[in-house]
RNA sequence: AUAAAUAUUUGGCAAACCUUCUGAAAGGAAGAGACGCAAAGCCAUGGAUCUAAGGAUUUAAUAGUCUAUGACAGCCAGGUUGCAAUA
Numbered sequence: 001a002u003a004a005a006u007a008u009u010u011g012g013c014a015a016a017c018c019u020u021c022u023g024a025a026a027g028g029a030a031g032a033g034a035c036g037c038a039a040a041g042c043c044a045u046g047g048a049u050c051u052a053a054g055g056a057u058u059u060a061a062u063a064g065u066c067u068a069u070g071a072c073a074g075c076c077a078g079g080u081u082g083c084a085a086u087a
Stems, first nucleotide, its partner, number of pairs: 001086002012037002018031005035074001041080003045077003049071002054067004
């Protein structure tokens, strides 16, 4: 540096469920636990999705409806870093 294909070592991460803490919620953190993942490492730039405290609106009232400034990287795209092999 590497278009495509194939193979391997050392390993890595950790879904759901449970417990504790935190948050209005979505969710997040830790422990335990493995569904899976060649980036299931990192980044909230673009979209998708989730929630609605606050705000607006509706109602006699409750309920309701709309809305991220909240979340999500294990939804997709993008950026960036790493590992193996070959040259």
RNAcentral holds the sequence, with entries from Rfam and Ribocentre. c-di-GMP-I riboswitch aptamer from Sporomusa sp. An4, 87 nucleotides, folded computationally. The coordinates come from a structure-prediction model, not an experiment, and the mean pLDDT is 82.